[in-house]
């Protein structure tokens, strides 16, 4: 200069006009009223996919059952989320992937094909040895050949009638063991010779795991009325989880049938594991300590829109001219996933030139 990788920032700037939600102060003819000043999106605010604060319901209790998670160590409020590493894959590399526990506890499955798919079992072809009536039969044999996604260690040497961990060497595995590392796991040594795959199949192991959720839920208003049928109830109605226990607990409670009122109503509601800063620690994630700061809160749902100068990008006849991305709260907070603009920094390749 090319092509990659990684990584953490930003997310156009001011002004003028108009104009909206809230907030505060004034006014008034008292109304969901006018002025005036002021506050007002996001990195994902999305998808709602995990996790956690908060509400209810037992104070969330015990057990079976389901369900979740799965290498180690840490972070954390907690997570299926990160950070640091281990194994194993892929890349020349920077560097990226990973439902990564356990098949020598037990069932189950491995279709077709193949002789034989797990049991130290299995002989189609072939090899070898005896027989032979010459057509084969018995016996030995997992080295060759076919079959298959797998065929039961691989390669070589010995060795044998052919072979065959049978015997050695060196790899691979699996068991002791010893040394490093908190650990995953890594490196030696010894030892019998060797054991399929599959647990996003039951199941086995360790951990966690109650339900439902801001339409939770509390309040206040306006109404008031009761009645009929059915069934069921201290021999426990209904409620707390699917099931047991447990534990609370009405003279009511359930479906039906027909009536009666009735809100642009309050709080929850935005001060909270908050933001900036700065300092110790710790590789890091992330934590302490100090310091500053209040930063939307609406209820059909605002946070816009319009000119104009200026930034940045492209194009250009150097006058200008286009563009400026994805998208917008709804109790809220860590995350994940997806959408997306241009621009920076570190690194790695090749390439060229001093």
């Nucleotide at each position: 200069c090319g092509a990659g990788u990684a990584c953490g920032a930003a997310a156009g700037a001011c002004a003028a006009u108009c104009g909206c939600c809230g907030g505060c102060g004034c006014c008034c003819c008292a109304g969901a009223g006018g002025c005036g000043c002021u506050u007002g999106a996001g990195g994902a605010a999305a998808g709602u996919c995990c996790g956690g604060g908060c509400u209810c319901c037992a104070u969330a209790g015990g057990g079976c059952a389901g369900u979740g998670u799965g290498c180690u160590g840490g972070a954390u409020a907690a997570c299926g989320u990160c950070c640091a590493g281990c194994g194993a894959g892929g890349g020349u590399g920077a560097c990226c992937u990973c439902c990564g526990g356990g098949a020598a506890a037990g069932u189950g499955u491995c279709a077709u094909a193949g002789a034989a798919a797990c049991g130290a079992a299995a002989a189609c072809c072939g090899c070898c040895u005896g027989c032979u009536u010459c057509g084969g039969c018995a016996g030995g044999u997992a080295a060759g050949g076919g079959u298959g996604g797998a065929a039961a260690g691989g390669u070589g040497c010995g060795g044998u009638a052919a072979g065959a961990g049978c015997g050695c060497a060196c790899c691979a595995g699996c068991a002791g063991u010893c040394a490093g590392g908190c650990a995953a796991c890594u490196g030696g040594c010894u030892g019998g010779c060797u054991u399929g795959a599959u647990a996003a199949a039951c199941c086995c192991c360790a951990c966690a795991u109650g339900g439902a959720g801001c339409a939770a839920g509390a309040c206040c208003g306006a109404a008031u009325a009761g009645g009929g049928a059915a069934g069921g109830g201290a021999u426990g109605a209904u409620g707390c989880u699917g099931c047991c226990c447990g534990c609370g607990g009405a003279a009511c409670c359930u479906u039906c049938c027909g009536g009666g009122u009735u809100g642009u109503g309050u709080c929850g509601c935005u001060u909270g594991a908050g933001u900036c800063g700065g300092c110790a620690g710790g590789u890091a994630a992330c934590u302490g300590c100090c310091g500053a700061u209040c930063c939307a809160g609406a209820u059909a749902g605002a946070u816009g829109a319009u000119u104009g100068u200026c930034a940045c990008u492209g194009c250009g006849u150097c006058a200008g001219c286009a563009g400026u991305a994805c998208a917008g709260a709804a109790c809220u907070c860590g995350g994940c996933u997806u959408a997306u603009u241009g621009a920076g920094u570190g690194c790695u390749c090749g390439u060229g030139a001093u």
Description
The RNA shown here (Bacterial RNase P class A) has 354 nucleotides and comes from Megamonas sp. UBA1799. The sequence was found by an Rfam model in a public genome assembly. It matches the Rfam family "Bacterial RNase P class A". Gene Ontology terms of the family: ribonuclease P activity, tRNA processing and dimeric ribonuclease P complex. NCBI's taxonomy places the organism under Bacteria, Bacillota, Negativicutes, Selenomonadaceae, Megamonas.